[in-house]
RNA sequence: GCCCGUUUAGCUCAGUGGUAGAGCAACCGCCUUGUAAGCGGUAGGUCGUCUGUUCAAAUCAGUCAACGGGCACCA
Numbered sequence: 001g002c003c004c005g006u007u008u009a010g011c012u013c014a015g016u017g018g019u020a021g022a023g024c025a026a027c028c029g030c031c032u033u034g035u036a037a038g039c040g041g042u043a044g045g046u047c048g049u050c051u052g053u054u055c056a057a058a059u060c061a062g063u064c065a066a067c068g069g070g071c072a073c074c075a
Stems, first nucleotide, its partner, number of pairs: 001071007010024004018055001026042005048064001050062003
């Protein structure tokens, strides 16, 4: 330098055009002599950036960035 993949809640990940979800973690409550476990509930997101397409974009296209991988260069 070229190519490919990934980027969504604190963490691990779903969601592939029509109002963003799960598990764990956090918080509150129930239960318990108490703790853990268990059960119920609450909160937490401008979906990496910017732009475009569309009536409508996490989802499609382009751009940049971060991370990972492959190839090339490296006389």
Transfer RNA from Turicimonas sp. TL08, 75 nucleotides, folded computationally. Taxonomically the source falls in Turicimonas (Bacteria, Pseudomonadati, Betaproteobacteria, Burkholderiales). Its Rfam family is "tRNA". Rfam classes the family as a transfer RNA. The same sequence occurs in records of 4 taxa. Model confidence (mean pLDDT): 83 of 100.